Context: one part of a larger RNA
Molecule: small-subunit ribosomal RNA, central domain
Organism: metagenome
RNA sequence: UUGGGUUUAAAGGGUGCGCAGGCGGACUAAUAAGUCAGUGGUGAAAUCUUUCGGCUUAACCGAGAAACUGCCAUAGAUACUGUUAGUCUUGAGUUCGGUUGAGGUAGGCGGAAUGUGUAAUGUAGCGGUGAAAUGCUUAGAUAUUACACAGAACACCAAUUGCGUAGGCAGCUUACUAGACCGACACUGACGCUGAGGCACGAAAGCGUGGGGAGCGAACAGGAUUAGAUACCCUGGUAGUCCACGCCGUAAACUAUGAUUACUCGUUGUUGGCGAUACACAGUCAGCGACCAAGCGAAAGCGAUAAGUAAUCCACCUGGGGAGUACGCUCGCAAGAGUGAAACUC
Numbered sequence: 001u002u003g004g005g006u007u008u009a010a011a012g013g014g015u016g017c018g019c020a021g022g023c024g025g026a027c028u029a030a031u032a033a034g035u036c037a038g039u040g041g042u043g044a045a046a047u048c049u050u051u052c053g054g055c056u057u058a059a060c061c062g063a064g065a066a067a068c069u070g071c072c073a074u075a076g077a078u079a080c081u082g083u084u085a086g087u088c089u090u091g092a093g094u095u096c097g098g099u100u101g102a103g104g105u106a107g108g109c110g111g112a113a114u115g116u117g118u119a120a121u122g123u124a125g126c127g128g129u130g131a132a133a134u135g136c137u138u139a140g141a142u143a144u145u146a147c148a149c150a151g152a153a154c155a156c157c158a159a160u161u162g163c164g165u166a167g168g169c170a171g172c173u174u175a176c177u178a179g180a181c182c183g184a185c186a187c188u189g190a191c192g193c194u195g196a197g198g199c200a201c202g203a204a205a206g207c208g209u210g211g212g213g214a215g216c217g218a219a220c221a222g223g224a225u226u227a228g229a230u231a232c233c234c235u236g237g238u239a240g241u242c243c244a245c246g247c248c249g250u251a252a253a254c255u256a257u258g259a260u261u262a263c264u265c266g267u268u269g270u271u272g273g274c275g276a277u278a279c280a281c282a283g284u285c286a287g288c289g290a291c292c293a294a295g296c297g298a299a300a301g302c303g304a305u306a307a308g309u310a311a312u313c314c315a316c317c318u319g320g321g322g323a324g325u326a327c328g329c330u331c332g333c334a335a336g337a338g339u340g341a342a343a344c345u346c
Stems, first nucleotide, its partner, number of pairs: 004317003007300002012314001014201004021194003025088007033081002035077002038074005049065006091191001092188003095184006103177007110154001114150008125136002162169002206247006215241002220236004258313006266291009295302002319346003328339004
C1' cells in the first nucleotide's frame, strides 16, 4: 500500500457553515470524451515464460514461439457515465394558514432564603463534632421582633417532559430575533448530499483591564484525628465563583456510536400537530423513551432514534512502553494548545 476495521479490544473530528474536490432523481434527443469490439503501425536487443538444440550434465550458450498487460492512427457500436439542448415533479427550497418550546440577545420587576447594619426584648451561653477544641459572647452574643441594605441563585410546578448544530438553556414580564413541526399542495424546477483546507461557535478552569463581592470556597492559618496526617472532620479565609469587554480553545466536549438517503415483524408510554369527535377510540406525520421478531455481534448487547440490509462523502486506526514526549513550525500576554517522531526496550 492493499485488505480489514472504528459502542466497550487501537480507531468518529467538540459542533456547525462552507470554497475546491468526490458523488448525485425521472424522461427525450444529439454528441461520442470515458467505455466496448475490429483493423493497421509501433512497443530495440537482452531479461522473464515456453518448445527444441549445443558443450558428458548443470550453470551457461544458440534458434524459434509467446509475451511486452502500453501508445498512436483509423473506420465502427451507443446500454451506462460524461457533455450539450429540451421537458418533468417525487428530492430540495419558497408561499399561505395554524401550533409549539428552560432556543438566543437586551431591559424591567418579584418573593423566599442567607449575610450585614440600626433599634427593641432578653440573659449566659452560642456554635461545632463520633467526641472535642480552635472560634463568637457580660464592650450583652445565640434566640425573638421591626426596619434598612447587599450580592447571588430561582423551592413547589418538574416529568422517562421540552428547546437548541454542539457547548448548553428554567422565577415573572416586555422588546427584538432565529427555528422546528403540522395542514394546504399554490410556486421554482435537481437548485441536492458530503466536505480536505478555511471561517464561525464552543462547559468548567485559567489569563488581561475595570467593576462587584452575600453565600460558597482552591491556596493559606488554626483546632482535632493519627505512629505521622502537608488529607478526610471542624473554625476562619484569599484568588475565584458574579458583571462588561477582550483572550484561551480544551473535557468521560459521551449516545465513549460522523453526516445524508432508501429498505426491514410487532407491543407499549409520552410531547406537538392533523383527522374524527362523546372525556370511547383506532389512523397519520414529526419528536422523546421502554420491551422485543428477523438479522447482526466475541459477548455484553443493538434492534425503524440499528451496532440490521445497501449506497455516497468525510474523519480516524494498524502491538505495549518510550509519548501525546523531543525537535521544528503555527497560534497564545501567559498557562499552554495544535501538528507530532525516533533511538531504545518488551